[in-house]
Context: one part of a larger RNA
RNA sequence: CUUAUCUCUAAGGAACUCGGCAAAUUGAUCCUGUAACUUUGGGAGAAAGGAUACCCUUGUAGGGUUAUAAAAAGGCCCGAGCGACUGUUUAUCAAAAACACAGGUCUCCGCGAAGUCUAACGACGAUGUAUGGAGGCUGACGCCUGCCCAGUGCCGGAAGGUUAAAAAAGAAAGUUAUCUAAAUUACAGAGAAGCUUUUUUUUGAAGCCCCGGUAAACGGCGGCUGUAACUAUAACGGUCCAAAGGUAGCGAAAUUCCUUGUCGGGUAAUUUCCGACCCGCACGAAAGGCGUAACGACUUGGGCACUGUCUUAGAGAUAAAUUCG
Numbered sequence: 001c002u003u004a005u006c007u008c009u010a011a012g013g014a015a016c017u018c019g020g021c022a023a024a025u026u027g028a029u030c031c032u033g034u035a036a037c038u039u040u041g042g043g044a045g046a047a048a049g050g051a052u053a054c055c056c057u058u059g060u061a062g063g064g065u066u067a068u069a070a071a072a073a074g075g076c077c078c079g080a081g082c083g084a085c086u087g088u089u090u091a092u093c094a095a096a097a098a099c100a101c102a103g104g105u106c107u108c109c110g111c112g113a114a115g116u117c118u119a120a121c122g123a124c125g126a127u128g129u130a131u132g133g134a135g136g137c138u139g140a141c142g143c144c145u146g147c148c149c150a151g152u153g154c155c156g157g158a159a160g161g162u163u164a165a166a167a168a169a170g171a172a173a174g175u176u177a178u179c180u181a182a183a184u185u186a187c188a189g190a191g192a193a194g195c196u197u198u199u200u201u202u203u204g205a206a207g208c209c210c211c212g213g214u215a216a217a218c219g220g221c222g223g224c225u226g227u228a229a230c231u232a233u234a235a236c237g238g239u240c241c242a243a244a245g246g247u248a249g250c251g252a253a254a255u256u257c258c259u260u261g262u263c264g265g266g267u268a269a270u271u272u273c274c275g276a277c278c279c280g281c282a283c284g285a286a287a288g289g290c291g292u293a294a295c296g297a298c299u300u301g302g303g304c305a306c307u308g309u310c311u312u313a314g315a316g317a318u319a320a321a322u323u324c325g
Stems, first nucleotide, its partner, number of pairs: 002320008011311002015309001020306001028052005037042001039140001053065004075304007082296002087099002103138007115124003141291004146221003151218002153214005160209003166203010178190003222240005249283001250280001261277005
C1' cells in the first nucleotide's frame, strides 16, 4: 500500500447518487402539549417543550459531579398514485399496485338436488335442504352505475319451413321352382313365391330457420359540412351511416404518440412533482366510474433534523494479505 469488519474526525452538510443507497440522527420513564382531516373509533408516541442519577445541606431552596453515566429501546413532517384494512404469494433473482378478503350482484339447483371424481360400484356435496349448496364477475365504506338485444350466447315459444333413424305403400334389378325351343351333355328365351340389392312417395322428434326476452351475459357506444356585427369558436342547422352513437364523473392520467403540450406553484436553476386547462393518438361507469378516514418492509415529489454519501481525505482497532524470523 491492499481486502474485510468496526471506531473517530476540522469546516461545510446531500454539493454524492438513478434514488439520502449506506451510515448518522431519534430512542427509556414522567410531566406539559398536540393540527388538518375523519367512517367520531381515530389521526396520536402527531408535532413541539421540559424533567430524571448520586452526594452535601434541611431552607426542599441551592451547590458539586461525567447527568435516562453500561446494555437494550420510534427519526419526524407535508403532497400525490395504487390497493380499503389484518392476511397470502413466485421453497432457490420479483412481497407488489398481483391473490385473497368482508360486502355487492348475476346464473344454476326442490333433494336420489345442481356441481365434482370414477370404466363401474361408489363417494364428496351433506348426516346439509334455498337465511342452503355450486359457478361467474366485482371487491370495505360514500355518491353512483347511462344508451344499445343488430351480431354471438343464454332463456322462453310453438304456427309455418327444413330434417335423421324408423315405419307404410309401391317400383326396378339379381337369383330361382317352372315353362318354351332343343333334347345325351352343354347352350338360348320367358319367369310366380321367397330371399337379396337399389330406389320413389308419404309419415316422421330435437335442432336449425322463425317469433319474443335478456347486457352486474360476450360485447358495442360515428362521420362530413355550414353558421354569431373584429377575429376566433360554434349554442344552432344540413347530410350520410348505425342496434345504439360515450351519459355522470374523471382526464398529458400506472392510460397522452406528437410531448420536456400550455399556464400557475415549488427551485437560483427541475424531462420528475403538485394544481389547472381539455386538442381523451387510444378514460369511462361491477374486465366497475369517481371520491375516501385508517392502514402499507409498495411507488413517487418536497422539507426539517442528521450525518465521511460527498468537497477530500486523514487517524486508529481487529482479522487477513505482505515482509522478517
Molecule: large-subunit ribosomal RNA, domain IV
Organism: Apicomplexa sp. WK-2018_Corallicola